[in-house]
RNA sequence: UCAAUCGAAAGGCAAGACAGUUGAAAGACUGCUCACGCAAAGCUUCGGGUCUAAGGGUAGUGAUACCUACGACAGCCGGGCUGCCAUC
Numbered sequence: 001u002c003a004a005u006c007g008a009a010a011g012g013c014a015a016g017a018c019a020g021u022u023g024a025a026a027g028a029c030u031g032c033u034c035a036c037g038c039a040a041a042g043c044u045u046c047g048g049g050u051c052u053a054a055g056g057g058u059a060g061u062g063a064u065a066c067c068u069a070c071g072a073c074a075g076c077c078g079g080g081c082u083g084c085c086a087u088c
């Protein structure tokens, strides 16, 4: 000087439970309490995947059943962008 990243330090996020709000639902938001865990569990639906089915379609005498995302999940995976500390 370069590379790898063991173990740290300072911090960060917040699963789930409970309550409220919102939504057809999946889910999202807020609060309190904790902390399931996460080196990007920061941002972003570009690709895949998963969830829901209001609306639409099909079947049915009907109850209903099935299909479907323009809805949702970034803490499902990959991609893109950004970011803290350290170098024994």
Base pairs, nucleotide, nucleotide: 012038013037016034017033018031019030020029021028022027036075042081043080044079046078047077048076049073050072051071055068056067057066058065059064